RNA sequence: GCACUCGUCGUUCAACGGAUAGGACGCUGGCCUGCGAAGCCGGAAAUGCAGGUUCGAUUCCUGCCGGGUGCA
Numbered sequence: 001g002c003a004c005u006c007g008u009c010g011u012u013c014a015a016c017g018g019a020u021a022g023g024a025c026g027c028u029g030g031c032c033u034g035c036g037a038a039g040c041c042g043g044a045a046a047u048g049c050a051g052g053u054u055c056g057a058u059u060c061c062u063g064c065c066g067g068g069u070g071c072a
Stems, first nucleotide, its partner, number of pairs: 001071007010025004018055001027043005048064005
């Protein structure tokens, strides 16, 4: 340099182009307890950046940025 691939809550994973972007762990409030742990109920928290297509984009397209793999 070229090709492919990945980028989503703090972490790790989901999401036929259409639901309020969902789960687990963690964090946090409450219940429970003599106090905790466990358990139960609730809450906050995310789509790498900029454009494009579309009625509608996490998803498709383009260019960047970052990670990985292969080739040279």

Predicted 3D model of a 72-nucleotide RNA (transfer RNA) from a Candidatus Magasanikiibacteriota bacterium. NCBI's taxonomy places the organism under Bacteria, Bacteria candidate phyla, Candidatus Magasanikiibacteriota. It matches the Rfam family "tRNA".